[in-house]
RNA sequence: UCCUGAAAAGGGCAAACCUACGGGAACGUAGGGGCGCAAAGCAACGGACCCAGGACGGGCGGCCGGGCUGCCAGG
Numbered sequence: 001u002c003c004u005g006a007a008a009a010g011g012g013c014a015a016a017c018c019u020a021c022g023g024g025a026a027c028g029u030a031g032g033g034g035c036g037c038a039a040a041g042c043a044a045c046g047g048a049c050c051c052a053g054g055a056c057g058g059g060c061g062g063c064c065g066g067g068c069u070g071c072c073a074g075g
Base pairs, nucleotide, nucleotide: 002075003074004073005072012037013036017032018031019030020029021028022027035062041068042067045065046064047063049059050058051057
């Protein structure tokens, strides 16, 4: 540097749902929760999807592809 994630250690994230607040909505933030996740880390470039006040508008990354970075173990 590349490939792999069966097992292990120490950790990490957090779906549905509930509460509060924000938003017209999709949805977001915080707390609880824990289905899952080896990039479920970062960003948001192309596509998909969602909202509808229709606009070169907004949302979603735990949908696909691409970009950047990274822990442990094995090869």
Record summary:
c-di-GMP-I riboswitch aptamer from Candidatus Bipolaricaulis sp., 75 nucleotides, folded computationally. It matches the Rfam family "c-di-GMP-I riboswitch aptamer". From the family's description: GEMM was predicted in a large-scale screen for bacterial structured RNA regulatory elements. The sequence was found by an Rfam model in a public genome assembly.